Description:
Transfer RNA from a Microscillaceae bacterium, 74 nucleotides, folded computationally. Its Rfam family is "tRNA". Rfam links the family to the GO term triplet codon-amino acid adaptor activity. Its mean pLDDT, the model's own confidence on a scale to 100, is 81.
RNA sequence: GGACCCAUAGCUCAGUUGGUUAGAGCAUCUGACUCAUAAUCAGGGGGUCACAGGUUCAAAUCCUGUUGGGUCCA
Numbered sequence: 001g002g003a004c005c006c007a008u009a010g011c012u013c014a015g016u017u018g019g020u021u022a023g024a025g026c027a028u029c030u031g032a033c034u035c036a037u038a039a040u041c042a043g044g045g046g047g048u049c050a051c052a053g054g055u056u057c058a059a060a061u062c063c064u065g066u067u068g069g070g071u072c073c074a
Base pairs, nucleotide, nucleotide: 001073002072003071004070005069006068007067010026011025012024013023019057028044029043030042031041032040050066051065052064053063054062
C1' cells in the first nucleotide's frame, strides 16, 4: 500500500424481506424477604445503533466516505 470482517445500554451479545415502540443476560438503583448479608422475587433507570453524508414515505438494517479494532496478501 491492497483485500476482507467488526463497531448496538457500564460489560457480553441478539435484532427475520428496511416497517413505525430498539431488546436479552450480567451489572447498577429501589422495594419485598432475612437478626444481618448473600441468594431469591418484583419494579425502575440506563442507547448519538462508532462518526458524517446519501437513497427511501420510512434506515441499527441499503450505498459512499471517515475513524478505531482485527485477519490475510505484498